[in-house]
The RNA shown here (small-subunit ribosomal RNA) has 1442 nucleotides and comes from a metagenome. It matches the Rfam family "Bacterial small subunit ribosomal RNA". Its family is annotated with structural constituent of ribosome and ribosome in the Gene Ontology. RNAcentral holds the sequence, with entries from SILVA.
RNA sequence: AGAGUUUGAUCCUGGCUCAGAGCGAUCGUUGGCGGCAGGCCUAACACAUGCAAGUCGAACGACCUCUUCGGAGGGAGUGGCGAACGGGUGAGUAUAACUUGGAAAUCUACCUUGGGGUGGGGGACAACGUUUGGAAACAGACGCUAAUACCGCAUACGCCAUAUUGGGAAAACUACGGUGCCCUAAGAUGAGUCCAAGCCUGAUUAGCUAGUUGGUGGGGUAAUAGCCUACCAAGGCAACGAUCAGUAGCGGGUUUGAGAGGAUGAUCCGCCACACUGGAACUGAGACACGGUCCAGACUCCUACGGGAGGCAGCAGUGGGGAAUAUUGCGCAAUGGGGGAAACCCUGACGCAGCCAUGCCGCGUGCACGAUGAAGGCCUUAGGGUUGUAAAGUGCUUUCGCUAGGGAAGAUAAUGACGGUACCUAGAUAAGAAGUCCCGGCUAACUCCGUGCCAGCAGCCGCGGUAAUACGGAGGGGGCAAACGAUGCUCGGAUUCACUGGGCGUAAAGCGACCGCAGGCGGCUUAUUAAGCCAGAUGUGAAAGCCCCGGGCUCAACCUGGGAACUGCAUUUGGAACUGGUAAGCUAGAGUAUGAUAGAGGUAGACGGAAUUGCCAGUGUAGAGGUGAAAUUCGUAGAUAUUGGCAGGAACACCAGAAGUGAAGACGGUUCACUGGAUCAUUACUGACGCUCAGGGUCGAAAGCGUGGGGAGCAAACAGGAUUAGAUACCCUGGUAGUCCACGCCCUAAACGAUGUGUACUCGUUGUCGGACGUUCAGCGUUCGGUGACUAAGCUAACGCAUUAAGUACACCGCCUGGGGACUACGGCCGCAAGGUUAAAACUCAAAGGAAUUGACGGGGACCCGCACAAGUGGUGGAGCGUGUUGUUUAAUUCGAAGAUACGCGAAGAACCUUACCUAGCCUUGACAUCCUGAUCAUACUUUCCAGAAAUGGAUCGGUCAUUUAGUUGGAUCAGUGACAGGUGUUGCAUGGCUAUCGUCAGCUCGUGUCGUGAGAUGUUGGGUUAAGUCCCGCAACGAGCGCAACCCUCGCCGUUAAUUGCCAGCAUUUAGUUGGGCACUUUAGCGGAACCGCCGGGGAUAACCCGGAGGAAGGUGGGGACGACGUCAAGUCAUCAUGGCCCUUACGGCUAGGGCUACAGACGCGCUACAAUGGUGCCGACAACGGGAAGCAAUAUCGCGAGAUGGAGCCAACCCUACAAACGGCAUCCCAGUUCAGAUUGUAGUCUGCAACUCGACUACAUGAAGUUGGAAUCACUAGUAAUCGCAGAUCAGAAUGCUGCGGUGAAUACCGUUCCCGGGUCUUGUACACACCGCCUGUCAAGUCAUGGGAGUGAGGUCUGCCCGAAUUGGGUGAGCUAACCGCAAGGAGGCAGCUCAACACGGUAGGACUCGCGACUGGGACUAAGUCAUAACAAGGUA
Repeated sequence: AGAGUUUGAUCCUGGCUCAGAGCGAUCGUUGGCGGCAGGCCUAACACAUGCAAGUCGAACGACCUCUUCGGAGGGAGUGGCGAACGGGUGAGUAUAACUUGGAAAUCUACCUUGGGGUGGGGGACAACGUUUGGAAACAGACGCUAAUACCGCAUACGCCAUAUUGGGAAAACUACGGUGCCCUAAGAUGAGUCCAAGCCUGAUUAGCUAGUUGGUGGGGUAAUAGCCUACCAAGGCAACGAUCAGUAGCGGGUUUGAGAGGAUGAUCCGCCACACUGGAACUGAGACACGGUCCAGACUCCUACGGGAGGCAGCAGUGGGGAAUAUUGCGCAAUGGGGGAAACCCUGACGCAGCCAUGCCGCGUGCACGAUGAAGGCCUUAGGGUUGUAAAGUGCUUUCGCUAGGGAAGAUAAUGACGGUACCUAGAUAAGAAGUCCCGGCUAACUCCGUGCCAGCAGCCGCGGUAAUACGGAGGGGGCAAACGAUGCUCGGAUUCACUGGGCGUAAAGCGACCGCAGGCGGCUUAUUAAGCCAGAUGUGAAAGCCCCGGGCUCAACCUGGGAACUGCAUUUGGAACUGGUAAGCUAGAGUAUGAUAGAGGUAGACGGAAUUGCCAGUGUAGAGGUGAAAUUCGUAGAUAUUGGCAGGAACACCAGAAGUGAAGACGGUUCACUGGAUCAUUACUGACGCUCAGGGUCGAAAGCGUGGGGAGCAAACAGGAUUAGAUACCCUGGUAGUCCACGCCCUAAACGAUGUGUACUCGUUGUCGGACGUUCAGCGUUCGGUGACUAAGCUAACGCAUUAAGUACACCGCCUGGGGACUACGGCCGCAAGGUUAAAACUCAAAGGAAUUGACGGGGACCCGCACAAGUGGUGGAGCGUGUUGUUUAAUUCGAAGAUACGCGAAGAACCUUACCUAGCCUUGACAUCCUGAUCAUACUUUCCAGAAAUGGAUCGGUCAUUUAGUUGGAUCAGUGACAGGUGUUGCAUGGCUAUCGUCAGCUCGUGUCGUGAGAUGUUGGGUUAAGUCCCGCAACGAGCGCAACCCUCGCCGUUAAUUGCCAGCAUUUAGUUGGGCACUUUAGCGGAACCGCCGGGGAUAACCCGGAGGAAGGUGGGGACGACGUCAAGUCAUCAUGGCCCUUACGGCUAGGGCUACAGACGCGCUACAAUGGUGCCGACAACGGGAAGCAAUAUCGCGAGAUGGAGCCAACCCUACAAACGGCAUCCCAGUUCAGAUUGUAGUCUGCAACUCGACUACAUGAAGUUGGAAUCACUAGUAAUCGCAGAUCAGAAUGCUGCGGUGAAUACCGUUCCCGGGUCUUGUACACACCGCCUGUCAAGUCAUGGGAGUGAGGUCUGCCCGAAUUGGGUGAGCUAACCGCAAGGAGGCAGCUCAACACGGUAGGACUCGCGACUGGGACUAAGUCAUAACAAGGUA
């Protein structure tokens, strides 16, 4: 410090996720030791038991025990001090708390210091005794008694109070040293009070408040104060957020972060609050009191039922809750606290121990050597690799742990719970001590097996559908380590709420526009002030913590000393630039006056013509209208058309313009009246009067609403006609609200420049509107204000913006923070309604989105090409047959091929074989290969016979290897054993190779450079041209490669060489090139030549090239072939072959026989033969080429009607054979018929091949003589030696072509100065929400399931508010007839006090009503997600109606 994830790829926006650190944690697996810490976050739920606050006999009396009579001890009670500390918890509390800093009107026991005093009296009450009641708790009556308990008196001052009078103290004891007590003045400590500032969320909480705000009198308190009360006034708080609601103890700190911030408030420290819930006071220096009191309530317990007792949020502990948190331990030895003069007592504070890997820190589980790189495991290309110096083995050590011995400090005399602990020493033995998570990317670490979208994984992206580095296991590896992972939570990364540090044209985001109060901000100069601001000083900011430097535990964690820091607050002293305040001025901002100007600016009125429609009348006759085509509709009752007249409403052609005006919405005939604003020019005036603007106010298209008018045209709804599968649409004919006017509402729009307002600054060019100025009077120049286009810098993700900014800055306002849910729900406000405005959450997804790029696609555009269409010729589709396929059938009908690119395809040839299929019978190391062992060499091989369908089994005749050092060795066969063979079994979606197709289409790329943030672009586009990315020109491109073309083969012309088996002009010869001879010609087959737009004319740009011509055998690639770029289709083939994985192994292998692949209702493809006279039939006659031939081709000859047979000359082939070519020509016949056409089918008889023609061959002869008379929709091929037509040959092959591959014979038609359309393709461009790429994407209803949520008659609960009722305890007031020790009084009595009663305040409670929150709720609304459902096709292309 970043990374993953939206896309085919890119940049951006934007969310989600991860890597880090932390924790009072929990869970899973595992677990050796020690140190230091920590340990109910949940039920402030309920608590059994024990302990947690007592102490003092030197305050007091009585009593008890012991006694050496000196005394000692004990505990109940009176009294004193303490119990308000210490300890716990965080419920409440958003301020009466807390934090920081201040303030004045206070108190403070014990302690310290100073001053003064301590005289003299009195009366009681506990204990105790007697007694009463009660179960108990306890209570009552009478009687006795002490004090440092209580009460007067005296005295007291510098005390208190007051105008004066006035009021107020004490306690003694004694070891005589003192210790106490009282008053007083201070201090210290602690506490109370007040003020300022800071202090969470919600406005879908906007108004709150009657003791409320202030005053006066009185009361009250330690003290100020509406703290309380009476009266008076009407204030006080609030948009700088009152009130209300929700949540919450606050701080030092902790955690994270670079910081600023964010989150948090366990342990430790400070403060606060609370002590079962609520209320209350008493005592006291201090409490409204955790282990005190009273009352009320809930709960629990005891009870004799009458009544009582209790409060662990102290330490342990129990139950409960919960994912979860410990011992009913030891000790007061230390530190501290209470009491005491002290000894001492008490102390669950505290010190220790126990439990827990809860955290942090430290240590160990050994170290060295050790290669036959052991065994085993795993992998393997079978060679090896790896685990791995790891182990074993050898040597060494003993930390920790164990055993034994010694043994502290903590204590300054005694006292040690910890503890026989820390530590030290000795001993034995490598001995007792390693796990966990991960290994697809992020993210360090890879293989095998199993599984087969199953089981499962997953933080995000995503893995898994038979080769999973992602699941599970194993081996290996990586990380961390007494822990490792998972989960939860916090911060970080996230600049993803942006102060530091973001944005708003199109990604989320500028209010529809303007006015404007508060608020924010504000021109120039001077003076002053000192609030902001700057500097210094002082005080404070507790300690601990963090940081730095030291020290102590062996180190560390931890502890400890010092420093720094605590960025803050307050006070004070200075400063005066800037901001603010005050005062005075200025004119550049703003405004006013004056003079001009332009304008669809606004409001109200008047007028006008064209057109539509209607009505009246004329002319006139059969249609009109409407559409893609029609129909509904109108018209013979006279339409449409045309002429004249009249009526009425609405809108204002041309002018008219990226012209004008207005804040926006918006504004358009002419004219009049009223009226707002703007611009320019000139001086004069005011003197900052300004800008922006939350809330507020005004205006605000269209549609809509209300009332009343109006209504020509147009036109939602509606009706009809069409279209359609449907058509509640698009099209047509009608047509009502509405559109118009007046008044009143509504208040929204893609209200858009998707761009808030204002000011300033920042190159230029060119239009246009309104002014002014200059001048040489011009399409001139300057300037102000508008409105357009282009462009530089700059900005931007890009597109683009660019003086009219989206540039550079300032001021102010509004708004945004992933998509969906949701322009929604609820609540509020507005509205007559429709609805508007404000505006969530649950849930769900990992994206949604912007711009640009490359493709693909379009019922987008432009250009071009192709037998693509058109122009022609001939077919297919109809018939019969052949053949292939589907389907069906079957024991099997083996398998594959499936639009084009499967279907006379693999198959260049299924009777057996082939053969892979079925049935049956057999074999199991096998039909075939290698190795091992044994046997044999009398083998192998071969003859014959038997059984059997054969395989096979049995018997049998013949036969008897080579080499040698004489041991063997080689070779062969048989038998056996196991390694293995074998598989046309599976996967063409694991593959190689080969192939089809787009397509012989002209394309596909690269290097360097350049442009772009980038994907990419450029080049390859453009203008021409070509069959061609062929070539030329131009150009930020320059070159290159694979393709095109050429090079290759063949045909066409010529030359040359050669001349047998070929040829024959001349010479000779013959029936015959038969022979001699010859090689000129033909031919053959080698080598060469020839064609290149080379020449001429024209066009074109002087190019490329095109058109025409000459010559030439051939002319513009001369014809044909081979040759197939990058790639596409997971195209085809595992059954040609090869091959990974998987599967079978007495069978999915092998052998054999028979059957099947040849089935047959139907359907399709490809062909053959025809339907006839351009023909059929008969007779006669003529002319080829490519080929093939020895298990072969086969002549002449003979036989047969024929297929063929017999026979075998010649030929290993330019020699012989196949081999008569046929169409064609001549003559004859048929005469338009189902025929003398056509030949299917069937019968009979044959031929040939072959072990074998039954299933199931071909051919022949005779007989039979079916459909068929030119073929619907549709569809195919072909542009010249082509189509059409005619025959011939070959491969395969024993036999079996109408198929296939070749060959030659005859031999056309047509093509516009073609490209509108169909199909396919190419280039450029455009749109796109497509990229699996239109066979794409995608929307809504309905149906099914799940989930959350709104409404909902109502129902339940909670806190809260208001009124009224009730009124415990308590305090205060009143009263006090009852009771009454201290004082006064001789007494009577009084003073004072108490009980009682009563009033006021008040808790709990009751009642009525309101608002709020949270549950449940029949039914109901929409929403989200889910599988491949149903119906349509709304959107994305002009998405087929933009």